Guanidine-I riboswitch aptamer from Methyloradius palustris, 108 nucleotides, folded computationally. The model forms 100% of the base pairs in the Rfam consensus. Rfam family: Guanidine-I riboswitch aptamer. Gene Ontology term of the family: regulation of gene expression. The sequence is in RNAcentral, with records from Rfam. Its mean pLDDT, the model's own confidence on a scale to 100, is 78.
RNA sequence: UCGCAAGACAUCUAGGGUUCCGUUUUCUUUGCUAAUAGAAAAGCCUGGACCAAGAGUUGUCGGCCAACAAACACUUUGGCUACACGGAGGGAUAAAAACCCGGGAGAC
Numbered sequence: 001u002c003g004c005a006a007g008a009c010a011u012c013u014a015g016g017g018u019u020c021c022g023u024u025u026u027c028u029u030u031g032c033u034a035a036u037a038g039a040a041a042a043g044c045c046u047g048g049a050c051c052a053a054g055a056g057u058u059g060u061c062g063g064c065c066a067a068c069a070a071a072c073a074c075u076u077u078g079g080c081u082a083c084a085c086g087g088a089g090g091g092a093u094a095a096a097a098a099c100c101c102g103g104g105a106g107a108c
Base pairs, nucleotide, nucleotide: 007061008060009059010058012056015051016050020048021047022045023042024041025040026039027038028037062081063080064079065078066077067076083103085106089101090100091099
């Protein structure tokens, strides 16, 4: 320097905002002790639901190695699937984020 590989999918969580639901506040309608309905505002509103990790969890599949076997292949069983500090800025969605750019720039 080049090539290949560090895999794919799903569950859950840290985290995240505010389209939808709900909640709260104010106003209006109605009524007049009220209830109900509508509008506006609030995510420094717990929540339902939603988004969500390369460096978080769990599982399935895949891959590699070994044994049984043994011409090859298949099945089964067991093992392995490592390491990983990281801006700013930009992007998507209603909006935001440990999402995406990105195992990036950079650092060691």